[in-house]
c-di-GMP-I riboswitch aptamer from a Nitrospirota bacterium, 80 nucleotides, folded computationally. Model confidence (mean pLDDT): 84 of 100. Lineage of the source: Bacteria > Pseudomonadati > Nitrospirota.

RNA sequence: CUCCCGAAAGGCCAAAUCCUCUGUGAGGGGGAGGCGGAAAGCGGCGGGUCUUCUAAUCAGGAGAUGGCCGAGCUGCCGAA
Numbered sequence: 001c002u003c004c005c006g007a008a009a010g011g012c013c014a015a016a017u018c019c020u021c022u023g024u025g026a027g028g029g030g031g032a033g034g035c036g037g038a039a040a041g042c043g044g045c046g047g048g049u050c051u052u053c054u055a056a057u058c059a060g061g062a063g064a065u066g067g068c069c070g071a072g073c074u075g076c077c078g079a080a
Base pairs, nucleotide, nucleotide: 005078006077012037013036017032018031019030020029021028022027035067041073042072045070046069047068048065049064050063051062052061053060054059
């Protein structure tokens, strides 16, 4: 120094719930909140789950979810 790894410190993000705006909906934006998180940073590529339309039970189209999993790209600190 790098990788595995995850103690400490300083910071970072923000689940449920409530308020508000928005979308047919799943959901999303903002505020409060803090369950948790070392990728809970980025992108829907594969799978999963969910919504909606067509259709009519076989499926197809359009979407949502990156805090479900896998893979990809990037990245802070440094004790054992």